[in-house]
Record summary:
SAM riboswitch aptamer (S box leader) from Pararcticibacter amylolyticus, 116 nucleotides, folded computationally. The sequence was found by an Rfam model in a public genome assembly.
């Protein structure tokens, strides 16, 4: 890396080295950054997936993880609702297609646990 399951609008930063990028990837937007990016190390913290203790939902020692902004936002798929344009038919009912907005799901990504 593949597969399965769960979670994904909460939470939590200082120092040293480093020296120009970073926010997963593509496009767009927006943002962080020489008042020091990425990365590495140290210390601290958050959290509670696994383990452990306790025994009914608490603790935080160990294994991970995480510590700007919702997974920064939008875009590819489906459903529902509302509004608009509008084809056909027209007495009414019914109604093709498209656009915009909102909500939900999905996909993708991330993390954990398990697995060949």
């Nucleotide at each position: 890396g593949g597969c399965u399951u769960a979670u994904u609008g909460a939470g939590a930063a200082a120092g040293a080295c480093g020296g120009a990028g970073g926010g997963a990837g593509u496009a767009g937007a927006c943002c962080c950054u020489g008042c020091g990016a990425a990365g590495u190390c140290u210390u601290a913290g958050c959290a509670a997936c696994c383990u452990g203790u306790g025994c009914u939902u608490a603790c935080a020692a160990g294994g991970u993880g995480c510590u700007a902004a919702a997974u920064u936002c939008u875009a590819u798929u489906c459903u529902u609702u509302g509004c608009c344009u509008g084809c056909a038919c027209u007495a009414c009912u019914u109604u093709a297609a498209g656009g915009c907005a909102a909500a939900g799901a999905g996909a993708a990504g991330a993390u954990a646990a398990g697995u060949g």
Taxonomically the source falls in Pararcticibacter (Bacteria, Bacteroidota, Sphingobacteriia, Sphingobacteriales).